[in-house]
Parts: sequence; structure tokens; C1' cells
RNA sequence: GAGGACUCUCUGGAGAACACAUUGAGUUGUGUGCCGAAGGUGCAAGGUCAUGGACCGAAUCUCUCAGGCGAAUGGACAGAGACGCAAAG
Repeated sequence: GAGGACUCUCUGGAGAACACAUUGAGUUGUGUGCCGAAGGUGCAAGGUCAUGGACCGAAUCUCUCAGGCGAAUGGACAGAGACGCAAAG
């Protein structure tokens, strides 16, 4: 370098569901539909190569595999704080 990537704590934090059956209970099952903000898939510019095309390559975009569609939990992201602690230079 540096409250600075990462880690931890606290605070805020969106979207989307009906039907039937079932249960002590949004409990479970089936059907159809839906959401985009864990994770994951895809790629633009640009780059690399053996020039065939392939590979590398961003997002809150895209897909909807996973996940989710009462509350809770989770939650990208944002703010504050803290112990520890890198890399380039």
C1' cells in the first nucleotide's frame, strides 16, 4: 500500500400463487402458473492462438439448472463497525 480485497458483527434490503386433495398446522401431495437479488449458465467490446474456428472475456443483462412465490429464514446490493490479514506496486 490499507478501513483496502477478503472475513466477521450490526442496520436497511425487492420480486413472484392459484386450484384440488390432504393435515392439528401454508402439513403434505398433485396440477398449472409465476419470480429474479444466494450459487450457477450464456455473451458485447477487446484479446489470444495452430486462422479451422476455438478459447479467454462484464453486468442488477440473459437462461431459470439450482433457489424462491404468507410469516420466519434466506437474500444481490448499500451503510456503519471490528478482530485478523493478503496481492499488485

The RNA shown here (Glycine riboswitch aptamer) has 89 nucleotides.
Its Rfam family is "Glycine riboswitch aptamer". Rfam's curators write: This family represents the bacterial glycine riboswitch.